Model confidence (mean pLDDT): 79 of 100. Predicted 3D model of an 88-nucleotide RNA (Glycine riboswitch aptamer) from a Hyphomicrobiales bacterium. Taxonomically the source falls in Hyphomicrobiales (Bacteria, Pseudomonadati, Pseudomonadota, Alphaproteobacteria).
RNA sequence: GUGAACCCCGCGGGAGAGACCGGAUCAUUCCGGCGCCGAAGGAGCAACCGCCCCGGAAACUCUCAGGCAAAUGGACCGCGGGGGGACG
Numbered sequence: 001g002u003g004a005a006c007c008c009c010g011c012g013g014g015a016g017a018g019a020c021c022g023g024a025u026c027a028u029u030c031c032g033g034c035g036c037c038g039a040a041g042g043a044g045c046a047a048c049c050g051c052c053c054c055g056g057a058a059a060c061u062c063u064c065a066g067g068c069a070a071a072u073g074g075a076c077c078g079c080g081g082g083g084g085g086a087c088g
Base pairs, nucleotide, nucleotide: 001087006083007082008081009080010079011078012077013076018034020033021032022031023030024029035068036067037066041064042062043061044060048056049055050054
């Protein structure tokens, strides 16, 4: 000097699956039952990667959690701002 990875904030986009049944409450919600979804989180295997003792690892798998009208949430993507400090 350029300002990477990564983290935080704001805005926009953002899928899937029962507005299921019964009881209580009587807006919400809670309890029980059956059926489902995966893109908060979590866990498992693993291609691959590394300093290869060992460790890091998915949008795959599981569904503990979460979710199945709307709302909320939502991995991830884009833009802006802040932190950061790779690299030369």